A computed fold for a 527-nucleotide part of an RNA from an uncultured eukaryote, annotated as small-subunit ribosomal RNA, central domain. Its Rfam family is "Eukaryotic small subunit ribosomal RNA". Gene Ontology terms of the family: structural constituent of ribosome and ribosome. Clan: SSU clan. The prediction has a mean pLDDT of 81. The full RNA is in RNAcentral, with records from ENA and SILVA.
Context: one part of a larger RNA
RNA sequence: UUGCAGUUAAAAAGCUCGUAGUUGAAUUUUUGAUCUGGUUAAACGGUGUAGGCGCAAGCUUAUUUACUGUUCUGAUCGGAUCUUUCCUUCUGAAUAUUUAUGUGUCAUUAAUUUGGCGCAUAAAGAUUUCAGGACUGUUACUUUGAAAAAAUUAGAGUGUUUAAAACAGGCUUAUGCUUGAAUACAUUAGCAUGGAAUAACGGAAUAGGACUUUGUUUUUAUUUUGUUGGUUUUUAGAAAUGAAGUAAUGAUUAAUAGGGACAGUUGGGGGCAUUAGUAUUCCAUUGUCAGAGGUGAAAUUCUUGGAUUUAUGAAAGACUACUUCUGCGAAAGCAUUUGCCAAGGAUGUUUUCAUUAAUCAAGAACGAAAGUUAGGGGAUCGAAGACGAUCAGAUACCGUCGUAGUCUUAACCAUAAACUAUGCCGACUAGGGAUCGGACAGCGUUUAUUUAUUGACCUGUUCGGCACCUUAUGAGAAAUCAAAGUUUUUGGGUUCCGGGGGGAGUAUGGUCGCAAGGCUGAAACUU
Numbered sequence: 001u002u003g004c005a006g007u008u009a010a011a012a013a014g015c016u017c018g019u020a021g022u023u024g025a026a027u028u029u030u031u032g033a034u035c036u037g038g039u040u041a042a043a044c045g046g047u048g049u050a051g052g053c054g055c056a057a058g059c060u061u062a063u064u065u066a067c068u069g070u071u072c073u074g075a076u077c078g079g080a081u082c083u084u085u086c087c088u089u090c091u092g093a094a095u096a097u098u099u100a101u102g103u104g105u106c107a108u109u110a111a112u113u114u115g116g117c118g119c120a121u122a123a124a125g126a127u128u129u130c131a132g133g134a135c136u137g138u139u140a141c142u143u144u145g146a147a148a149a150a151a152u153u154a155g156a157g158u159g160u161u162u163a164a165a166a167c168a169g170g171c172u173u174a175u176g177c178u179u180g181a182a183u184a185c186a187u188u189a190g191c192a193u194g195g196a197a198u199a200a201c202g203g204a205a206u207a208g209g210a211c212u213u214u215g216u217u218u219u220u221a222u223u224u225u226g227u228u229g230g231u232u233u234u235u236a237g238a239a240a241u242g243a244a245g246u247a248a249u250g251a252u253u254a255a256u257a258g259g260g261a262c263a264g265u266u267g268g269g270g271g272c273a274u275u276a277g278u279a280u281u282c283c284a285u286u287g288u289c290a291g292a293g294g295u296g297a298a299a300u301u302c303u304u305g306g307a308u309u310u311a312u313g314a315a316a317g318a319c320u321a322c323u324u325c326u327g328c329g330a331a332a333g334c335a336u337u338u339g340c341c342a343a344g345g346a347u348g349u350u351u352u353c354a355u356u357a358a359u360c361a362a363g364a365a366c367g368a369a370a371g372u373u374a375g376g377g378g379a380u381c382g383a384a385g386a387c388g389a390u391c392a393g394a395u396a397c398c399g400u401c402g403u404a405g406u407c408u409u410a411a412c413c414a415u416a417a418a419c420u421a422u423g424c425c426g427a428c429u430a431g432g433g434a435u436c437g438g439a440c441a442g443c444g445u446u447u448a449u450u451u452a453u454u455g456a457c458c459u460g461u462u463c464g465g466c467a468c469c470u471u472a473u474g475a476g477a478a479a480u481c482a483a484a485g486u487u488u489u490u491g492g493g494u495u496c497c498g499g500g501g502g503g504a505g506u507a508u509g510g511u512c513g514c515a516a517g518g519c520u521g522a523a524a525c526u527u
Stems, first nucleotide, its partner, number of pairs: 004498001006496001007479002012495001014366001016364002021359003025253002032082010042071006048063006088134007097124011137201004141195002144192002153184002157167002169178003210246012257356001258353003262348002265345002270341004276320002280316002283313003287309001291302002327334002371412006381405001385401004423494003427486002430470003435465008444457003474481002500527003509520004
């Protein structure tokens, strides 16, 4: 690993990006035909052997415990040729074979006519072997083999009296004879070998590509020119460099994978500015007059210095009814108007690139609320605190005040029941009606001053969302779930994480932080 789990029992990092790692679409030689050789099965024989009958010839039965033949029969393993189809190539040597010529002999013919068996010469010639060069796509995988200490293990043989063991032993006519001490397994790596499916990499795109021919330049020097020496050429190699020719000359598809461009959209996505609304509190003015607040009931509290309440106005800081089983955003989150800025999704597309992808240790961005630092602002609400109640008590719940805070700017912090308590990507499995966004099609109504466009309704289709309903021949411990299904009929890819309850997210160490604290993270002991 085969082969566990992760909604609620222990458990998916808050979210996204991302390197290493892991994984990764399809596509290139297939399919036929003809011939042929082994092995094997079957059928049908023949010989043999053993029976039976028969005087004999022979007939008959059985037999794989003996040998052997045939087959438009079957299975299997090969080989050759052809279907557009290099099986390495070159130089030699030997050789099988074929052809041609000449010739010997035997048979044959009217006849060197034809045929057989031979010989000699020449040519062809991957039939096979050997030698020497030149090159060969590279691995993984798998087959077979060699090699791999023994003991152990499995296992053969053997009456240790049995057995665990041991590698002994057995036999007779005994100055001996004779059998053993098997075999298997032995996994990674390495060596040799057959296979060529699967997987990976490689080749020709600025041709610096392949092959053929040919020229030029440089260089090496065997043989032959009677001999020796020199020079030059020829010739044979090696290297470099031009030219021409040959070729079906050389770029696989365009993934209901992905990226990019374009089009009209769409959204409470983000940032900056601008703008609106009522409410609250306070202030000013105003009308009236005895209470008002608040509660279960009260009180603390405010009130003829006019509270509460009414009206008018102004200011401040916050907030945003309408608000949805609706939208957008990676999540946190996001809602007055308008403008500007850049970004995103889905849809459409006979556009483009062509594997660019998926998931991700390390690393990075964002990250509610609370909290911290320094400014601003401080209407409301309101930790702490004060008081009034309640109460056995009441350091609470209720009430009246009220500091920090709540708002904003600049910086930190990095956690939440950051929840769908459900990782991400891909495929499949079931019916339905709504809804949001795009696209397409279509009677009709309205835009419409009247006729088009266009928009809004209406009907259907389709792609992509947020959800819902009903059912499971599915799953589950169940609640329930179209995913939590396609799982003992267990393997699509990839990451994280859990292993009884406490001790404990504690101690210690490391690291980050101004701090608060965060991340990492035990054990003893207990049950």